[in-house]
RNA sequence: GGGCCCAUAGUUUAACGGUAGAACAUCUGGCUGGCAGUCAGAUAGUUGGAGUUCGAUUCUCCAUGGGUCCA
Numbered sequence: 001g002g003g004c005c006c007a008u009a010g011u012u013u014a015a016c017g018g019u020a021g022a023a024c025a026u027c028u029g030g031c032u033g034g035c036a037g038u039c040a041g042a043u044a045g046u047u048g049g050a051g052u053u054c055g056a057u058u059c060u061c062c063a064u065g066g067g068u069c070c071a
Base pairs, nucleotide, nucleotide: 001070002069003068004067005066006065007064010024011023012022013021018054026042027041028040029039030038031037047063048062049061050060051059
């Protein structure tokens, strides 16, 4: 320098183009004398920009970051 793949919550990971779910973690409350544990609930997310579309996490392009292969 070129090819390919990936980017969603603090972490791991789902999601036919139709207002993004779960687990762990965190916080609150119940059970317990307290801890642990368990139950109920809450908070928290689509890398950035542009395009297509009535509508984009999803399709297209560019950028950024990461992985991999070739030179």